[in-house]
Model confidence (mean pLDDT): 83 of 100. A computed fold for a 76-nucleotide RNA from Marinobacterium aestuarii, annotated as transfer RNA. It matches the Rfam family "tRNA". It is annotated as a transfer RNA. About the family: Transfer RNA (tRNA) molecules are approximately 80 nucleotides in length. The source organism's lineage runs through Bacteria, Pseudomonadota, Oceanospirillales, Oceanospirillaceae and Marinobacterium. RNAcentral records the identical sequence in 3 taxa.

RNA sequence: GCCGAUAUAGCUCAGCCGGCAGAGCAGCUCAUUCGUAAUGAGCAGGUCGGAGGUUCGAAUCCUCUUAUCGGCACCA
Numbered sequence: 001g002c003c004g005a006u007a008u009a010g011c012u013c014a015g016c017c018g019g020c021a022g023a024g025c026a027g028c029u030c031a032u033u034c035g036u037a038a039u040g041a042g043c044a045g046g047u048c049g050g051a052g053g054u055u056c057g058a059a060u061c062c063u064c065u066u067a068u069c070g071g072c073a074c075c076a
């Protein structure tokens, strides 16, 4: 330099043939208990890596770009 994959909640990941952003764990509150743990119920937490475009509507499609990982090439 070329090609590909990944980026979504604090963490691990779904959703990605366009139509209300989700699960588990973690956190907080309540119940249960003499108390803790466990268990049960509830709550909160995101402008989907960034920018632009297409569209009535974009996490999803297109362009550019950043980071990480992998492969290939170059290394006189």
Stems, first nucleotide, its partner, number of pairs: 001072007010025004019056001027043005049065005